[in-house]
């Protein structure tokens, strides 16, 4: 210093030809059980790394930054 990829809920990740942001796991209530686990049933929970710009309308296109990753010299 130049490409190239990633950033979404406590954790792992979906969802793109722009239109309601989901899932499993963790939590947190009930049910059941002598208790508890497992099951079963509900529950909270993310202005989408930051900012801006396009647009009626952005997780999603553009753009500059930030952090990670992999590559080239």
């Nucleotide at each position: 210093a130049c490409g190239g990829g990633c950033g979404u809920a406590g954790u792992u990740c979906a969802a793109u030809a722009g239109g309601u942001a989901g899932a499993a796991c963790a939590c947190c209530g009930g049910u059941c059980u002598c208790c508890a686990a497992a099951a079963c049933c509900g529950g909270a929970a993310g202005u989408a790394g930051u900012a801006a710009g396009u647009u009626c309308g952005a997780a999603u296109c553009u753009u500059a930054c930030c952090g990670c990753c992999c590559g080239u010299g």